Context: one part of a larger RNA
RNA sequence: GCCAGGGAGUGUACAUGCGUGGCGAGGCUAACUCUUGAGAGGGAGCCGCAGGGAAACCAAUCGCUCGCAGGUAACGAGGAGCACGGUGUGAAAGUGCCGUGAGUCACGUGUGUACGACCCGAAGCCGGUCGAUCUAACCCAGGGUAAGGUGAAGCGCUGGUAAAACAGCGUGGAGGCCUGAAGAAGUAUUCCGUGCAUGGAUUUUUCUAACCUUGGGCUAGGGGUAAAAAGCCAAUCGAGACCGGCGAUAGCUGGUUCCAGCCGAAGUUGGCCGUAGUCAAGUCUACGUUGAGCUGCGGUGGCGUGUAGAGUUACUGAUUGAGGAUUUAGGGCGGGCGACUGCUCGGUUCUUUGUCAAACUCCGAAACGCUGCCGAGUGUUGACGCGUGGAAACGCCUGCACGUCGUAAGGGUGUGUAGGGAGAGGGGAACAACCCCAACUGAAGUUAAGGUCCCUAAUUAUGUGUUGAGUGUGAAAGGGUGAAGGUUGUCAUUAUCCAUAGACAGCGAGGAGAUUGGCUUAGAAGCAGCCACUCUUUAAAAAGUGCGUAAAAGCUUACUUGUCAAGGGUAAUGGCGCCGAAAAUGGACGGGGCUAAACACAUAACCGAUACUUCAGAGCAUCGCAAGAUGUCUGGUAGGCUGUGCGUACCGCAUGGAGAGAAGUGUGUCCGAGAGGAUAUGUGGACCGUGCGGUAAUGAGAAUCCUGGU
Numbered sequence: 001g002c003c004a005g006g007g008a009g010u011g012u013a014c015a016u017g018c019g020u021g022g023c024g025a026g027g028c029u030a031a032c033u034c035u036u037g038a039g040a041g042g043g044a045g046c047c048g049c050a051g052g053g054a055a056a057c058c059a060a061u062c063g064c065u066c067g068c069a070g071g072u073a074a075c076g077a078g079g080a081g082c083a084c085g086g087u088g089u090g091a092a093a094g095u096g097c098c099g100u101g102a103g104u105c106a107c108g109u110g111u112g113u114a115c116g117a118c119c120c121g122a123a124g125c126c127g128g129u130c131g132a133u134c135u136a137a138c139c140c141a142g143g144g145u146a147a148g149g150u151g152a153a154g155c156g157c158u159g160g161u162a163a164a165a166c167a168g169c170g171u172g173g174a175g176g177c178c179u180g181a182a183g184a185a186g187u188a189u190u191c192c193g194u195g196c197a198u199g200g201a202u203u204u205u206u207c208u209a210a211c212c213u214u215g216g217g218c219u220a221g222g223g224g225u226a227a228a229a230a231g232c233c234a235a236u237c238g239a240g241a242c243c244g245g246c247g248a249u250a251g252c253u254g255g256u257u258c259c260a261g262c263c264g265a266a267g268u269u270g271g272c273c274g275u276a277g278u279c280a281a282g283u284c285u286a287c288g289u290u291g292a293g294c295u296g297c298g299g300u301g302g303c304g305u306g307u308a309g310a311g312u313u314a315c316u317g318a319u320u321g322a323g324g325a326u327u328u329a330g331g332g333c334g335g336g337c338g339a340c341u342g343c344u345c346g347g348u349u350c351u352u353u354g355u356c357a358a359a360c361u362c363c364g365a366a367a368c369g370c371u372g373c374c375g376a377g378u379g380u381u382g383a384c385g386c387g388u389g390g391a392a393a394c395g396c397c398u399g400c401a402c403g404u405c406g407u408a409a410g411g412g413u414g415u416g417u418a419g420g421g422a423g424a425g426g427g428g429a430a431c432a433a434c435c436c437c438a439a440c441u442g443a444a445g446u447u448a449a450g451g452u453c454c455c456u457a458a459u460u461a462u463g464u465g466u467u468g469a470g471u472g473u474g475a476a477a478g479g480g481u482g483a484a485g486g487u488u489g490u491c492a493u494u495a496u497c498c499a500u501a502g503a504c505a506g507c508g509a510g511g512a513g514a515u516u517g518g519c520u521u522a523g524a525a526g527c528a529g530c531c532a533c534u535c536u537u538u539a540a541a542a543a544g545u546g547c548g549u550a551a552a553a554g555c556u557u558a559c560u561u562g563u564c565a566a567g568g569g570u571a572a573u574g575g576c577g578c579c580g581a582a583a584a585u586g587g588a589c590g591g592g593g594c595u596a597a598a599c600a601c602a603u604a605a606c607c608g609a610u611a612c613u614u615c616a617g618a619g620c621a622u623c624g625c626a627a628g629a630u631g632u633c634u635g636g637u638a639g640g641c642u643g644u645g646c647g648u649a650c651c652g653c654a655u656g657g658a659g660a661g662a663a664g665u666g667u668g669u670c671c672g673a674g675a676g677g678a679u680a681u682g683u684g685g686a687c688c689g690u691g692c693g694g695u696a697a698u699g700a701g702a703a704u705c706c707u708g709g710u
């Protein structure tokens, strides 16, 4: 891991709702007794029949109107409103609660509360008991430490001294000394070993001492012991183990067992030491009640608003450039002896120009909100409401349109709306929330989104253009977009200019003179710079477009003409391209591949879903005595509901089967929507069903579930 068996909403009491039944202004007994019939007694007591008030205490409607069902009508149970009444409070006005008779008992069931309270699960807390055969310290009695090295004190001899000191040589054998075996330790390597497990190997530390060790003894759990690591106290220690309190508690995790039918959520608001929870409201469900409207849909009218946009001598605030005025705080630079004055920056103000605003508005939509009417839908087969029982939930997430924070994000936080959650199917290569579309079952057909060369169902369809970049074929990497920017790529459109009196481009020729214009300058001759920019000859030629020279020279352009012969130039807008464009294994339009099988516009077909249509069937709801009919009905998590059902064990009553083979079990077949049921045959070898009721330790795949097997 698998298989088998076991494995989780139970019981009592009280409270409350619903269902069924008994009795009913009443209903019922409890303990207990007598009795063994599921009998009789027992009225203590409980609930109800009156409320209000802290209490003293006081103490209540058969009034009127409307009106559902019904009914020809009148009327009208119940219902609603008004009035009236009881009592508390208050001086009163008023105001709170209550009043026009339905309960009670039993059984069943939903829920709540108390108990272990659906099951398993802590770490912990407290009490008692057992432990120092491990280990820590201490005590008592014992045992052990190869060999070697070093060579303290003391002593002797010699030297030395007045005598000593002192020195040398011997002798000697000290030391928490050295090397190192046994012993003790357990540093490193990570070679072996993963076993009821802390080992082995090699390396390393210590080895006459604060040494090692044997036996005996002593200290006990908030206690011991500790050269102190919160170490150790029997593989257990920041408080041992065992037993008990104990089924501690767990707002936390996990699990919670058969079928079907109807409806079907919420992740929001408020409170709470509340944010992993819970209570109330909202949302879901079932029932009751009421009795006529209701609606988040469409149209239209009225009213409301100050957003988008727009505007800026319409306000507030910001803000670009220019000009004028004022000398009005002030600063700087000048002139003047000074008074004062010039220029400039700045201030104030005016004019003009160009821009802005969530906290600006002279303006101002679309939407939106409220309300009326009309339509549509829905509703007497009972809506909208109201009440009662039961919940679940109170982590949300995504797209789109907006707000806000952030450089940004598959980001954070809000509002609205639609989805996912709880929604399958088709498309999107794959892909909760993007597109289509809401799945009762079966069959056939038609479409949606999206597609139609092959993979792969359907056009190698049609028409006209565009693209030559594999652009593209629905998104290169990076968070997203191929961005800003560039382009004599190409297509289309528009405007304008030149052109057979010859344009544009090319080629041939000319491109002169006054003059080297004046100034400046060493020089300045078209071409450093400043000023001016005339005139003449001409077909035309600048007081010079660019090179060039020290300055000249030289080359060239404008301009003119010849040659040639038909279009050419400029600007703007749009379409499709191109450059911009860099990442690490080879690589992605889903792939193959495609020049259309790309892009744009248009046309006709086809394919394509659980959508739509048709046929057949089932369920549910409503109507109906039934037959049957009708339906925008039948996706669904949590969850609610149901005179729903299947199965297991035992009991009661009734009735059956079985050695001519019961239960169980292997393999088939049939029936049922399903839980399941029946049956054939093999095995098995003694019990087992059916109908109507009753009672439950009643249904297994999960809980690191438990036990066993494998």
Stems, first nucleotide, its partner, number of pairs: 001710006011115013026047003032041003051058002061083001063082004070075001084099006118255002121252001125245006136219001138217007145209001147179003150175001154171006183206003188202002191200002221237001223233003258645001260642004268281005284390006293378003297375008309363001310361002316357003321352006330345006396420010425436003440617007450607003453592003459604001461603006472594002485579003489576010506563005512536003517531003542557001546555002618634002620631004646699001648696010664683008
A computed fold for a 710-nucleotide part of an RNA from a Candidatus Woesearchaeota archaeon, annotated as large-subunit ribosomal RNA, domain II. Taxonomically the source falls in Candidatus Woesearchaeota (Archaea, Nanobdellati). Rfam family: Archaeal large subunit ribosomal RNA. Its family is annotated with structural constituent of ribosome and ribosome in the Gene Ontology.